A computed fold for a 471-nucleotide part of an RNA from an uncultured bacterium, annotated as small-subunit ribosomal RNA, 5' domain. The full RNA is in RNAcentral, with records from ENA.
[in-house]
Context: one part of a larger RNA
RNA sequence: AACGAACGCUGGCGGCAGGCCUAAUACAUGCAAGUCGAGCGGACCUUUCGGGGUUAGCGGCGGACGGGUUAGUAACGCGUGGGAACGUGCCCAAAGGUACGGAAUAGCAUCGGGAAACUGGUGGUAAUACCGUAUGUGCCCUUCGGGGGAAAGAAUUUCGCCUUUGGAUCGGCCCGCGUAAGAUUAGGUAGUUGGUGAGGUAACGGCUCACCAAGCCUACGAUCUUUAUCUGGUUUGAGAGGAUGAUCAGAAACACUGGGACUGAGACACGGCCCAGACUCCUACGGGAGGCAGCAGUAGGGAAUCUUGGACAAUGGGCGCAAGCCUGAUCCAGCCAUGCCGCGUGAGUGAAGAAGGCCUUAGGGUUGUAAAGCUCUUUCAGGGGUGAGGAUUAUGACAGUAACCCCAGAAGAAGCACCGGCUAACUUCGUGCCAGCAGCCGCGGUAAUACGAAGGGUGCAAGCGUUGUUC
Numbered sequence: 001a002a003c004g005a006a007c008g009c010u011g012g013c014g015g016c017a018g019g020c021c022u023a024a025u026a027c028a029u030g031c032a033a034g035u036c037g038a039g040c041g042g043a044c045c046u047u048u049c050g051g052g053g054u055u056a057g058c059g060g061c062g063g064a065c066g067g068g069u070u071a072g073u074a075a076c077g078c079g080u081g082g083g084a085a086c087g088u089g090c091c092c093a094a095a096g097g098u099a100c101g102g103a104a105u106a107g108c109a110u111c112g113g114g115a116a117a118c119u120g121g122u123g124g125u126a127a128u129a130c131c132g133u134a135u136g137u138g139c140c141c142u143u144c145g146g147g148g149g150a151a152a153g154a155a156u157u158u159c160g161c162c163u164u165u166g167g168a169u170c171g172g173c174c175c176g177c178g179u180a181a182g183a184u185u186a187g188g189u190a191g192u193u194g195g196u197g198a199g200g201u202a203a204c205g206g207c208u209c210a211c212c213a214a215g216c217c218u219a220c221g222a223u224c225u226u227u228a229u230c231u232g233g234u235u236u237g238a239g240a241g242g243a244u245g246a247u248c249a250g251a252a253a254c255a256c257u258g259g260g261a262c263u264g265a266g267a268c269a270c271g272g273c274c275c276a277g278a279c280u281c282c283u284a285c286g287g288g289a290g291g292c293a294g295c296a297g298u299a300g301g302g303a304a305u306c307u308u309g310g311a312c313a314a315u316g317g318g319c320g321c322a323a324g325c326c327u328g329a330u331c332c333a334g335c336c337a338u339g340c341c342g343c344g345u346g347a348g349u350g351a352a353g354a355a356g357g358c359c360u361u362a363g364g365g366u367u368g369u370a371a372a373g374c375u376c377u378u379u380c381a382g383g384g385g386u387g388a389g390g391a392u393u394a395u396g397a398c399a400g401u402a403a404c405c406c407c408a409g410a411a412g413a414a415g416c417a418c419c420g421g422c423u424a425a426c427u428u429c430g431u432g433c434c435a436g437c438a439g440c441c442g443c444g445g446u447a448a449u450a451c452g453a454a455g456g457g458u459g460c461a462a463g464c465g466u467u468g469u470u471c
Base pairs, nucleotide, nucleotide: 001470002469003468005467006466007465008464009463012343013342014341015340016339017338018336019335020301025299026298027297029296030295031294034061035060036059039058040057042055043054044053045052046051068254069253070252077179078178079177080176081175082174083173086171087170091167092166093165094164095163096162097161098160099133100132101131102130108123109122110121111120112119113118139148140147141146153159154158180226181225182224187217188216189215192214193213194212195211196210197209198208199207229251230250231249232248233244234243235242236241256277257276258275259274260273279290280289281288282287307333309332310331311330315329316327317326318325319324346376347375348374349373356367357366358365359364380412382407383406384405385404386403390398415460416459417458418457419456420441421440422439426455427454428453429452430451436443437442
């Protein structure tokens, strides 16, 4: 000097920030991802019989973003600079197409099973759901003969669908260099290292497999062990360097623990699925349900860290032609001196100097212009009024907020640590190696400037000290 601090005493106001560093412990409750009726058939409500509305289900897009956490990871994980064998929904540009058919299924009806979660049979129905055929400029494969392969409609403008090419964006992969400690860890490795062939992938590759060879890494530290998300940054320092990685930003990883795939442009998916495990809950004992490292909040742990708040007004995101709906992202408010910054707690005048306190050589000194008194002012807080901008023609949670004007009255607002030396600041009383102090040196055993109190002083100040950590 710094701090995501804590503790003690104290505490007036505002602005801007910050706020579980510990148990990646367990979680009651509410909310945090929906939307589209201009894809579809129903059901229901309503009707002025034109229509309008609600929506369980099928279908589409989104749920891979946004938000959280730092357990794991010493690694191409991250940082930086390159690379070639790739993908990319929505978006942009260009070319071409959008033809003819078919079979189902949920909802629904009906009959059941089950305590529930849920689920079975039968019947019948729609689509931008599914399937076939045609065409196919271009596209893919090819032994260059040939072979393969698409679509979806809705509607009032307009929104779509399919194929191909290019772009943009985002991502996957590979490499050079950099990236903690230990040698009281010296050898490690069999898909291991390379090749051939095949499989697999969006793509290269032992990525996987068969066969063949025996390689590969290592004292420039392999392997093992321990610790740890990484970076921009932050902090300290004249710098070099050291320490650190909260908030904000970029990247990674994780989502009760372990494993797995499905769907999809994208996941091996926090609020999706399946299996196993631990735990919790329901149960009619047959069987089921759950996952706050989302926002609040609870218990626990701890020296220690907030409200079960408001709004979608703004910014942004999802869906939608739109109106709009959703959004604990976000914007705000609440709590906390946790920090930084600013302001105030009054100003002037006022005695050779009241009273009281303290000291005293008893003369006086000091507290001290301090108070009182007199003359003023009114920041902030308080009361009243006006009232922006954030919003564009409309819409304001914040909030009648900021700001401005008026009113009253010095009124409502100062503490904390220290005073032996280092180190700014001294006397008295009490105590008597006791009680105690202490960062170091050291004080205290009867005159203690070092303990305790008082008076006085010094330093900081809505803070001041102590403790901890870093330089």
Its mean pLDDT, the model's own confidence on a scale to 100, is 88.